[in-house]
Context: one part of a larger RNA
RNA sequence: UUGGGCCUAAAGCGUUCGUAGCCGGCUUGAUAAGUCUCUGGUGAAAUCCCGCAGCUUAACUGUGGGAAUUGCUGGAGAUACUAUCAGGCUUGAGGCCGGGAGAGGCUGGAGGUACUCCCGGGGUAGGGGUGAAAUCCUAUAAUCCCGGGAGGACCACCUGUGGCGAAGGCGUCUAACUGGAACGGACCUGACGGUGAGUAACGAAAGCCAGGGGCGCGAACCGGAUUAGAUACCCGGGUAGUCCUGGCCGUAAACGAUGUGGACUUGGUGUUGGGAUGGCUCCGAGCUGCCCCAGUGCCGAAGGGAAGCUGUUAAGUCCACCGCCUGGGAAGUACGGUCGCAAGACUGAAACUU
Numbered sequence: 001u002u003g004g005g006c007c008u009a010a011a012g013c014g015u016u017c018g019u020a021g022c023c024g025g026c027u028u029g030a031u032a033a034g035u036c037u038c039u040g041g042u043g044a045a046a047u048c049c050c051g052c053a054g055c056u057u058a059a060c061u062g063u064g065g066g067a068a069u070u071g072c073u074g075g076a077g078a079u080a081c082u083a084u085c086a087g088g089c090u091u092g093a094g095g096c097c098g099g100g101a102g103a104g105g106c107u108g109g110a111g112g113u114a115c116u117c118c119c120g121g122g123g124u125a126g127g128g129g130u131g132a133a134a135u136c137c138u139a140u141a142a143u144c145c146c147g148g149g150a151g152g153a154c155c156a157c158c159u160g161u162g163g164c165g166a167a168g169g170c171g172u173c174u175a176a177c178u179g180g181a182a183c184g185g186a187c188c189u190g191a192c193g194g195u196g197a198g199u200a201a202c203g204a205a206a207g208c209c210a211g212g213g214g215c216g217c218g219a220a221c222c223g224g225a226u227u228a229g230a231u232a233c234c235c236g237g238g239u240a241g242u243c244c245u246g247g248c249c250g251u252a253a254a255c256g257a258u259g260u261g262g263a264c265u266u267g268g269u270g271u272u273g274g275g276a277u278g279g280c281u282c283c284g285a286g287c288u289g290c291c292c293c294a295g296u297g298c299c300g301a302a303g304g305g306a307a308g309c310u311g312u313u314a315a316g317u318c319c320a321c322c323g324c325c326u327g328g329g330a331a332g333u334a335c336g337g338u339c340g341c342a343a344g345a346c347u348g349a350a351a352c353u354u
Base pairs, nucleotide, nucleotide: 003326004325005324006323007308008307012322014202015201016200021195022194023193025089026088027087028086029085030084031083033082034081035078036077037076038075039074040073041072042071048066049065050064051063052062053061054060092192093189094188095187096185097184098183104178105177107175108174109173110172111155112154115151116150117149118148119147120146121145122144126137127136163170164169207248208247209246210245211244212243216242217241221237222236223235224234259321260320261319262318263317264316267299268298269297270296271295272294273293274292275291277289278288279287280286303310304309327354328353329352336347337346338345339344
């Protein structure tokens, strides 16, 4: 609970595709379902309003007229809007063509530094670590230097409020396959669109199952310190894990704490991609100016806002559709259900309390 809201007070589903539903561009004609006008029927009476009458008056009652009954239904008409049917259009949407940009995805191959270990050589007493130490390593020769080999993980510089992706996310090089977007052309289709309850797919890290792999790092754990204590911070070790393949899980401060799409509303200044155009040119995908489109930042008019702030990438002004909120705690708990191997996830109260 016909209300007001959702960046930060409670509140935008993690993201996307999409079913039903809801909403939908310009234009012609037809129909007349919605809609509107007129009219017939019906919409009991009492009640209500006005007049008159009856009880001595009033209340009350009777009677005549009216109103109301916002509705249902028959007929006649109107055709702007909505709808339906038939037709047309191109600006929304999609397709096609063109040259470009990009850590977009997936698979294979190749490489680089560092690290650890092993082997060989050199070399000798320390090394390591810290605030200071100790645990620890080392005379079976460490640390250090040189050469060789093996292994797994990672990808410095370039790197940029740079790029790409729906989000999660993506960064060595190269090849194959593959998704999307921007710009330019205005050739094609001709409203094919927007949103989207359910549903489906994707979804960091951690965790789980099976099999590999395991250099470094490192929950748990074991030591050494610190300390009143130290189940920590610091130090030495170290198992799961981190990596790969296949399968689960489905959650995050999954954040821009800002749902998606469209329209409109002063500007300034960077930057990325594409395009148009001018100047310079040692002519090169070169230098430089200006404009347009798309993205991405900063600053800010009006406006908005409780303020912080926001401000053409809106939190401004409007439209369409969805999701969500309604004092705090109890509680994202209990119960039930669905899913999951489990962990748990999703859905989700109340008593009571304040």

This is a predicted structure of a 354-nucleotide part of an RNA (small-subunit ribosomal RNA, central domain) from Methanobacterium sp. PtaB.Bin024. Its Rfam family is "Archaeal small subunit ribosomal RNA". For this family Rfam cites "The comparative RNA web (CRW) site: an online database of comparative sequence and structure information for ribosomal, intron, and other RNAs" (Cannone et al., BMC Bioinformatics, 2002).